Predicted 3D model of a 1507-nucleotide RNA (small-subunit ribosomal RNA) from Phascolarctobacterium faecium. Model confidence (mean pLDDT): 80 of 100.

[in-house]
RNA sequence: AGAGUUUGAUCCUGGCUCAGGACGAACGCUGGCGGCGUGCCUAACACAUGCAAGUCGAACGGAGAAUCUUAAAUGAACUUCGGUAGGAAUUUCUUAGUGGCGGACGGGUGAGUAACGCGUGAGGCAACCUGCCCUAUACAGGGGGAUAACCAUUGGAAACGGUGACUAAUACCGCAUGUGAUCACGGCCGCAUGGUCAGAUGAGAAAAGGCCAGUAAGUUAUCGCUAAGGAUGGGCCUCGCGUCUGAUUAGCUAGUUGGUGAGGUAACGGCUCACCAAGGCGACGAUCAGUAGCCGACCUGAGAGGGUGAUCGGCCACAUUGGGACUGAGACACGGCCCAAACUCCUACGGGAGGCAGCAGUGGGGAAUAUUGCGCAAUGGGCGAAAGCCUGACGCAGCAACGCCGCGUGAAGGAAGAAGGUUUUCGGAUCGUAAACUUCUGUCCUCAGGGAAGAAGACAGUGACGGUACCUGAGGAGGAAGCCCCGGCUAACUACGUGCCAGCAGCCGCGGUAAUACGUAGGGGGCAAGCGUUGUCCGGAAUUACUGGGCGUAAAGGGAGCGUAGGCGGCACUUAAGUCAGUGUGAAAUGCCCGGGCUUAACCUCGGGGUUGCAUCUGGAACUGGGAGCUUGAGUGCAGGAGAGGAAAGCGGAAUUCCUAGUGUAGCGGUGAAAUGCGUAGAUAUUAGGAGGAACACCAGUGGCGAAGGCGGCUUUCUGGACUGAAACUGACGCUGAGGCGCGAAAGCGUGGGGAGCAAACAGGAUUAGAUACCCUGGUAGUCCACGCCGUAAACGAUGAGUACUAGGUGUAGGAGGUAUCGACCCCUUCUGUGCCGCAGUUAACGCAAUAAGUACUCCGCCUGGGGAGUACGGCCGCAAGGUUGAAACUCAAAGGAAUUGACGGGGGCCCGCACAAGCGGUGGAGCAUGUGGUUUAAUUCGAAGCAACGCGAAGAACCUUACCAAGGCUUGACAUCCGAUUGAACGCUCUAGAGAUAGAGCUUUCUCUUCGGGGACAAGGAGACAGGUGGUGCAUGGUUGUCGUCAGCUCGUGUCGUGAGAUGUUGGGUUAAGUCCCGCAACGAGCGCAACCCUUAUCCUAGUUACCAGCAGUAAGUUGGGGACUCUGGGAGACUGCCGGGGACAACCGGAGGAAGGUGGGGAUGACGUCAAAUCAUCAUGCCCCUUAUGUCUUGGGCUACACACGUGCUACAAUGGUCGGUAACAGAGGGAAGCGAAGCCGCGAGGCAGAGCAAAUCCCAGAAACCCGAUCCCAGUUCGGAUUGUAGGCUGCAACCCGCCUACAUGAAGUCGGAAUCGCUAGUAAUCGCAGAUCAGCAUGCUGCGGUGAAUACGUUCCCGGGCCUUGUACACACCGCCCGUCACACCACGGAAGUUGGAAGCACCCGAAGUCGGUGACGUAACCUAUAGGAGCCAGCCGCCUAAGGUGAGGCCGAUGACUGGGGUGAAGUCGUAACAAGGUAGCCGUAUCGGAAGGUGCGGCUG
Repeated sequence: AGAGUUUGAUCCUGGCUCAGGACGAACGCUGGCGGCGUGCCUAACACAUGCAAGUCGAACGGAGAAUCUUAAAUGAACUUCGGUAGGAAUUUCUUAGUGGCGGACGGGUGAGUAACGCGUGAGGCAACCUGCCCUAUACAGGGGGAUAACCAUUGGAAACGGUGACUAAUACCGCAUGUGAUCACGGCCGCAUGGUCAGAUGAGAAAAGGCCAGUAAGUUAUCGCUAAGGAUGGGCCUCGCGUCUGAUUAGCUAGUUGGUGAGGUAACGGCUCACCAAGGCGACGAUCAGUAGCCGACCUGAGAGGGUGAUCGGCCACAUUGGGACUGAGACACGGCCCAAACUCCUACGGGAGGCAGCAGUGGGGAAUAUUGCGCAAUGGGCGAAAGCCUGACGCAGCAACGCCGCGUGAAGGAAGAAGGUUUUCGGAUCGUAAACUUCUGUCCUCAGGGAAGAAGACAGUGACGGUACCUGAGGAGGAAGCCCCGGCUAACUACGUGCCAGCAGCCGCGGUAAUACGUAGGGGGCAAGCGUUGUCCGGAAUUACUGGGCGUAAAGGGAGCGUAGGCGGCACUUAAGUCAGUGUGAAAUGCCCGGGCUUAACCUCGGGGUUGCAUCUGGAACUGGGAGCUUGAGUGCAGGAGAGGAAAGCGGAAUUCCUAGUGUAGCGGUGAAAUGCGUAGAUAUUAGGAGGAACACCAGUGGCGAAGGCGGCUUUCUGGACUGAAACUGACGCUGAGGCGCGAAAGCGUGGGGAGCAAACAGGAUUAGAUACCCUGGUAGUCCACGCCGUAAACGAUGAGUACUAGGUGUAGGAGGUAUCGACCCCUUCUGUGCCGCAGUUAACGCAAUAAGUACUCCGCCUGGGGAGUACGGCCGCAAGGUUGAAACUCAAAGGAAUUGACGGGGGCCCGCACAAGCGGUGGAGCAUGUGGUUUAAUUCGAAGCAACGCGAAGAACCUUACCAAGGCUUGACAUCCGAUUGAACGCUCUAGAGAUAGAGCUUUCUCUUCGGGGACAAGGAGACAGGUGGUGCAUGGUUGUCGUCAGCUCGUGUCGUGAGAUGUUGGGUUAAGUCCCGCAACGAGCGCAACCCUUAUCCUAGUUACCAGCAGUAAGUUGGGGACUCUGGGAGACUGCCGGGGACAACCGGAGGAAGGUGGGGAUGACGUCAAAUCAUCAUGCCCCUUAUGUCUUGGGCUACACACGUGCUACAAUGGUCGGUAACAGAGGGAAGCGAAGCCGCGAGGCAGAGCAAAUCCCAGAAACCCGAUCCCAGUUCGGAUUGUAGGCUGCAACCCGCCUACAUGAAGUCGGAAUCGCUAGUAAUCGCAGAUCAGCAUGCUGCGGUGAAUACGUUCCCGGGCCUUGUACACACCGCCCGUCACACCACGGAAGUUGGAAGCACCCGAAGUCGGUGACGUAACCUAUAGGAGCCAGCCGCCUAAGGUGAGGCCGAUGACUGGGGUGAAGUCGUAACAAGGUAGCCGUAUCGGAAGGUGCGGCUG
């Protein structure tokens, strides 16, 4: 510090996710030791048991014990013993009660509390208190009356009391004294009340106590008491600031706000009361609701921030729940009291007792959190003079890997690279110096010995921890390693299993038979006594942006104005509130830095620095604020011109429709085409007159005006704003603007008018699969007017308002000025408005660019992933429609913007092709052949499937082939390699059984080499490695092939442009068959394609075998001589836009000449980058899987040849351009031939047979070419066309023609008379037509591949169909239109809303009742202290009454939850149903608002927008 994820790729926006750190954690697996910390986050739930607050006898009277002592009675007698009684001189101990101090600290918890509760700084208190402590001073005189304990008696189960009598005090009460305090007067001071100083006057206090020393008096020390001051601690007030969320909580408040007076308090105060006034708080967020103890700090972060508030420390609140006071210095009191309530316990049923949120512990809850331990040795606290007592505070120990830190589980050597595991290409590699083995060490551990500090102060005594830490010795490698991960992010890879299953997953995603992603194993990586997971917080996230974001199109500018509060504000002077500097404070601990102490570290600790804050005083004056000025901002007045600015009234013509009348006759109207409709009752058309409503052609213009919406005939009246000029006046009066107020298209609503045209709804006609639409004919609301609502639009420049600054150029509208002129125009300058182009700059890009989306400032509005949803609920507004404000649950990992490359379009432009057109001939109809589908079958083997499968693989299925079926056999095998023992040649022949394979029997024969041992080859039998498979997967593959397409394209290097994907080049202007060539150009070059090079054909030259023969000789015959002319064969030449003309910038191009051939001359071979998971595992090869007495192999027979039917490709025809017969041996080319081609001759009607010459071929043979030509006949018929089918007789091949071959002869003589919709081929030696040959092959082509013969027609042209190329455009497509995608309906699940209601909670209000208690009233009952002088009084008190009031009850409403038959929409789901709305002109351009209609998407009307 970043990374992954939207896309085919890119940039951006934007969310989601990850890597880091942390934790009072929990869970899973595992677990050696020590140190230091930490440990109920949930039920402030309930608690058994023990302990947690006592102490003082030096305050007091008693009681008791010990000791001492005295005395008498007493013991069967004596007693030093026992016992009883008294005393305390020195004493000692215990303590129920009175009394004092402490139980208000310490310890726990976080329920409540949004508050002066907390934090911070004081400012305070001129409005207060303060026990113990400290300081200085003063005082302590003299009296009185009670009471507990105890005793007696008595009630009660108990708890606990009642009555009577006695007694003490540092318990209680008067009196004296009066420093000081309070009140009034005076001086001084202060912001007011007031403070302070001195004097005078009145009231108010105490314990002459305890103890020690001392003979006593007295005095002294200490403790205690009273008054004063200080310190400490507290109370209160604000000052005066900070302190969570919600406005779908906007108004709250009657003691409320203030005053006067009184009461009350330690103290101010509505704190309380009486009276008076009507205030107080709130948009700077009152009130209400929800949540929450606050802080130092802790975690994170670069910081600013964000989150948290465990342990430690400060403050607050609470103590079962609620209320209340008492005591006291301090409480409204955790281990005190009273009352009420709930709960638990005891009970004799009458009554009582209790409060672990102290330490342990129990139950419960929960994912989850410890011992009913030791000690007061230390630190601290209470009491005490002290000794001391108490202390679950505290110090320690126990449990827990809960956290942090440290240590160990051994170290060195050791290659036969052991065994074993895994893997393998079988060679090896790896675990791996790892182990074994050798030599060492001893941390932890075990045992034994020694043994602290912590202890204070001179000595002595005192240690829970603890025989602990630590030290020494001995022992033995012995007792001590796991967890997670290994597709990317992210370090680390292989094998097997599984087969969209099981499973994984933080995100992207993995798994459908070769998974580095699941599970296991081996190996590797990371961390380590831990490792992972889960949860939470911060970070990354600049993803709430103060630091530090945005709003044209990504989410986001309010529809627009006026204006309130608020915010901000021109130039110079002054002031000093803000501001800056110095000063104080900001507890300790924590964190940082330098040191120190535990062996180190964690931990502890000294010092420093920091603590960003707040405040007093002094100084400064740049900026903000305050004060008083100025004129440039703003405004007023004056002079002008422009304008669809607004409101009202009046007027005008054109057009549509209607009515009346005339002329006139059969149609009109409408559409893609029609129909509905109108018309012989006279329409449409036309003429004249009239009625009525609405809108204002031309002018008209990215022209004008207005804030926006919007505004258009003409005239008048009223009225708003802007602009220009000049510079008189005011003097910052300004800008923006939350709330608020008025305006606000269309549609819509209400009332009343009006209604010509248009036109939602509706009706009819068409279209259509349907057509609730588009089209047509009608047509109602509405559109118009008046008044009143509504308040929304793509209300858009998708761009808030204002000010200033920042290159230019060019239009246009309204002014003003200048120059010039007689004048005008032109020209120049300037202001305001409105457009275009463009630099800098900016932007993700597109773009914007003085009318900014640039550079800055001010103010307002708005945004924070998509969906749910602008929905629900609530509020406000509205007559309604609805508007405005405006969520959540749930769900997804994207949604989106701009641009790029493709692809596509029922987008555009240009161009090409037998693509169309123009022609010729076919197919589709018939019969047959052949292939396919389907069906059938035991099997009808398999593959090929639009073009680009279907006379295709198959260049040839009777057996074989053959893969299929039935039956019968074999199992190391039909075939290959290896092994060793044995036997033998092998082979061949005969017979028997059998369908054959095979089985059995018999006969014959004996390979080769040799060193004679044996070896080799072959065969049989044997065992195992293995063979074998036309079994699967062409979606695991190689190779081969098809297709787009012989289309002209496809790319690269360098450079340049762009953030980038990419672009440029390759586009443009011409041209070409061509990315062919030329020119231009930020491109310059290059490659694969095109073309050329290759073959063939057309002309010529040259040579002449077995080819040829014109002329010569000759023959039966080019047979021979000869020839070299011709054909042919072999080798060469030739054509290149070379020449001329036209046109052209150049080149290409067009025309012409010459030439056998002319513009690639014709044909062939040749197939770029790629596309189709195209075809082929059955040509072959091959991975993996599968079969192994069978999915292998052998044999016989059958099948691939079936047959209702459908399709493709062909053949033959339907006839006269023909058939048949006869004649002319009319005329080819290219091939093939030895298990071959096979001549002559003879036989047969013929197929063919006999025969065998010649030929391994320019020599011989196949081999007669046919159409053609000549002649005859047929005469338009199902024929002398056509030949299917069938019968008979034959031929050939072959072991074998039954299933199932071909041919011949004779006989038979189907369908068919030119073929519907539709569709195919072909542009010249082509189509059409005619025959010939070859491959395969024993035999079997109408197929295929070649060959030649005869030999046309047409092309105006590119509008349309199909395919393709280039450029451009749109796109929501990229699996790329066979794309994407919308809504209803049906099913399942999920969350939510409504709902008759039902039920619960918290808070407030009103009323009733009203405990305890303070206060007040009364107090005739009772009454010790004082007065009085006994009659009583003062005072106090029981009792009673009153106010307040907790709990409780009742009532009405509001709020928040839970639940609810039914219902509503939403979301998500597998390949459901219906349509096709959107994306291309998406086939009716789309969208927005509104109204209406419709199964649904949606349609239509009106207005608006261009996205």